Predicted 3D model of a 386-nucleotide RNA (Bacterial RNase P class A) from Nocardioides insulae DSM 17944. Lineage of the source: Bacteria > Actinomycetota > Actinomycetes > Nocardioidaceae > Nocardioides insulae. Its mean pLDDT, the model's own confidence on a scale to 100, is 77.
Parts: sequence; C1' cells; structure tokens
RNA sequence: UGGGCUGGCCGGGCGACCGCGGCGGAGCCUCCCUCGGGAGGCGAAGGCGAGGAAGGUCCGGGCUCCACAGGGCAGGGUGGUGGGUAACACCCACCCGGGGUGACCCGCGGGACAGUGCCACAGAAAACAGACCGCCUCCCGGCUCCGGCCGGGCGGUAAGGGUGAAACGGUGGUGCAAGAGACCACCAGCGACCCGGGAGACCGGAUCGGCUCGGUAAACCCCACCCGGAGCAAGAUCAGACAGUGUGCGACCGAGGGCGGCCCGCCCGAGCGCACGGGUAGAUUGCUGGAGACCGUCGGCAACGGCGGCCCUAGAUGGAUGGUCGCCCACCGGUGACCCGCAAGGGUCCCGGAGACAAAACCCGGCCUAUAGGCCAGCCCGUCCG
Repeated sequence: UGGGCUGGCCGGGCGACCGCGGCGGAGCCUCCCUCGGGAGGCGAAGGCGAGGAAGGUCCGGGCUCCACAGGGCAGGGUGGUGGGUAACACCCACCCGGGGUGACCCGCGGGACAGUGCCACAGAAAACAGACCGCCUCCCGGCUCCGGCCGGGCGGUAAGGGUGAAACGGUGGUGCAAGAGACCACCAGCGACCCGGGAGACCGGAUCGGCUCGGUAAACCCCACCCGGAGCAAGAUCAGACAGUGUGCGACCGAGGGCGGCCCGCCCGAGCGCACGGGUAGAUUGCUGGAGACCGUCGGCAACGGCGGCCCUAGAUGGAUGGUCGCCCACCGGUGACCCGCAAGGGUCCCGGAGACAAAACCCGGCCUAUAGGCCAGCCCGUCCG
C1' cells in the first nucleotide's frame, strides 16, 4: 500500500417555541354536613417518557388459573461429544465430513447388516442384479484364394463399449475357450479382536477374515432423552344491566364436569345441552425492581459462575414519546470560489440533497428477519521499500 476474514460498538447532538401520556400535587371551584370534616371536578411548579431490533410470534422459561392421582397407548419435539443455563431448537469448546492458498466458513451431524417402501429420464438391466453391442466354445447352413469369412442357433462371459446421479471395489499378475476375488500381491473400504492416547465424540497402530455390503430416515420405522393444557382478553375485586320461552337428557339404574387427546383408574357431582329472545361491554388490580445493567476481583480456553461495590423512575387501553426553526455532526452531488501540488490528487468555504429500519402493551433468555451512515480491534494473502 491493495484485497480479504472475524469480532465488537454507535445508530445523530445542542438550543428555542408549540403539543402528547403517566407521576405529582401548589392552588381554585361545586355540593353535603353533626362546622371537626367529607365527596366530586379543574389543575400550576417539578420530574419521567421506546429499540437494537421494541418487529415476526419461531423456540424456551417465569407468573396465573384449571379440585395436581396416577398408569398405559397415541401424539409432538430434540439428535456428533463434553460443558453453560431457570430452560431451550440457544451459547461455548472440541470431534467428524466438505470448501478455501490462507485468516476462516458451511453441515436438519443417531441408525440403511431389525423390517417395509421408493430410486424420475436414459438404459438390455436400478439391487438375492443385468447379455444391447462386443468376446469365447460347440452345432447348422452358405461362400472360399483352404488362412478363414458371413448368417442363424444352444450356451459361457461383467475384462472392453454404450446409458445413467448411481451398473455390485482399484492397479498389476496367475489362470482360462473367453473371462471373473476364481486365485495371488499391494492399495482402499467394511467387520472381528487387541494395544496405545483422550473426560468423551474420536484419533493412531498391529493381526485376522475375500467380507466388497448402492442411495434415501426433510419416507414409514427403530433407538435414546424430553414434553400436562390454556394464556394478562390469564386471574382477582368492585359497580352496573336484563326477561324469559320452547325442547332434549338426568338426580345413585347417576346427566354433566375435572385429571391436555383416547383407554383404565380416581375425584366432584344436581343440574346440563340445544334453539329463539333479552342485557352489558365500566372501574381498580395483576403492572413493572428484574434469572437486571455497569465496574472491580477470583475461578474457567470459553460460554458462564462466585464475591464486593455502585446504579436504576414508560406503563398507554383505540393505544402517548411528535412538529417547526436555528446551529453543529458525519454522508452524497455540484458543467461554484479560493489555496497547495509537475501531476494523480488534497484542503477550506458556498449551494442543494438526504439522516435508515422501524416503534413498547405481563415480564425475561434466545433465534430469525429489516436497517441510511459511521467507528474500533485482531488476523490472513499479496505488492513495493529498508
């Protein structure tokens, strides 16, 4: 100096004016009264008021309710190993496989010798293989320059050709009519057994066995582990409104309900279902301080954890956090001005533009997706100079 990889961070600032939602209550007004006070309304200062994703609602948990009694089946989820965590499908470290010169990246990464299914097109044949061409023995017929050649048939053959994503190990040799792991050597894989290393996934090595077995589980399935349901419109309290009628089932020969679906089993149990008609849709609470942020220190490779210090103010319910102006900031454009430089280019000013994605709704931990512009750190590959 050019290109790249990874991780982290910010995501406009200040001021003036006008507004909005909670908190707050100086003070003011109205009504009642047993003159102490009580009820209601308005409301000044002051202080607080979105995010890194508040989002999608895809996972996991807290919290709340379901009268917690369970067992089996079904269903769903997860899936290399070890750890972290309240928990996870998340995070960290490592292993294996693949990609890259490299930093590094990617993997829905258990099992295909338990069983079943499927494998388009092409091809003769797609999984206990398979003779289309070719090669070989034998038989028949024809021709012959007697070496053979051509056509047909019974067979053998997976070495060669061709098809395909994939054709049932590879190379060399022995063998054979031609061939073939048929046999042999080496290589690759698989299996059995053993040795060494590692906490483990796994890695390295020795011996033996011709064992050579295709892929697919985001197909059924098998294995291991995990999983109750519904959700703040949960739930609780207060206030207020209304009108019942018809019909079916049932009160121990038990309707119906709870224990997530089904079965068993257990419990509650006198009302329950359907149709028509009628009423309400208010307030308070739950509600925001928590697996919390930051700093230091200790343990750990890390995720994270222990201890100590210190800090903290949104809580709306048709849903507030906005608008205008000025200055600054960084960015883009200029066929604007000036300055520096031989030049490429750089600097100061001026004019114009644009400042993203998007916005709480019970609360946390993650994942995923969106995002103008900018900052920082570490590492890798090149080029030039010393």